Molecule: transfer RNA
Organism: uncultured Verrucomicrobiales bacterium
RNA sequence: GGGACCGUGGUGUAGCGGUUCGCAUUGGGCGUUGUGAUCGCCCCGGGGUGGGUUCGAAUCCCACCGGUCCCU
Numbered sequence: 001g002g003g004a005c006c007g008u009g010g011u012g013u014a015g016c017g018g019u020u021c022g023c024a025u026u027g028g029g030c031g032u033u034g035u036g037a038u039c040g041c042c043c044c045g046g047g048g049u050g051g052g053u054u055c056g057a058a059u060c061c062c063a064c065c066g067g068u069c070c071c072u
Base pairs, nucleotide, nucleotide: 001071002070003069004068005067006066007065010025011024012023013022018055027043028042029041030040031039048064049063050062051061052060
């Protein structure tokens, strides 16, 4: 220098252009009890950045940023 793939809560992971962005875990609250653990319920918390397409974008397109791998 060229190419491929990836980027979603604190962490891990799913998600046909249209359902309230789902699940697990961490954290907080309540219940359960002699106390704690376990368990149950609830809450908080998310799209790398900037544009474009569209009535509507996590999803499609472009550029950039970051990561992994391959080629030279």